[in-house]
c-di-GMP-I riboswitch aptamer from an Anaerolineales bacterium, 95 nucleotides, folded computationally. The prediction has a mean pLDDT of 88. NCBI's taxonomy places the organism under Bacteria, Bacillati, Chloroflexota, Anaerolineae, Anaerolineales.
RNA sequence: UUUCCGAACAGGUAAAAUCAGUGAAAACUGAUGGCGCAAAGUUAUGGGUCUAAAGCCAAUUUUUAUAAAGAGGCUAAGGUUGCCAAACUUCCGAA
Numbered sequence: 001u002u003u004c005c006g007a008a009c010a011g012g013u014a015a016a017a018u019c020a021g022u023g024a025a026a027a028c029u030g031a032u033g034g035c036g037c038a039a040a041g042u043u044a045u046g047g048g049u050c051u052a053a054a055g056c057c058a059a060u061u062u063u064u065a066u067a068a069a070g071a072g073g074c075u076a077a078g079g080u081u082g083c084c085a086a087a088c089u090u091c092c093g094a095a
Stems, first nucleotide, its partner, number of pairs: 005093002012037002017032006035082001041088003045085003048080003055074003060069003
């Protein structure tokens, strides 16, 4: 110096909940607050997972018909990095 590892020191961050705002929603941002976290730093790159505005299909209902309404279903390019990986960056120094 590097890798593994995680005692101590100095620090960092911030779950749930509440308030305000944004959004169709999932969720996000800010404040309060601390459940926790050795990458709980960053990136939606690969999976998983959440939501479904728009779009598509639609049992059914109304109507002479055109047409209108429509339970439900599908669907991400919208989220989630504190779900798991991957990539990049990184403080300290005992055994």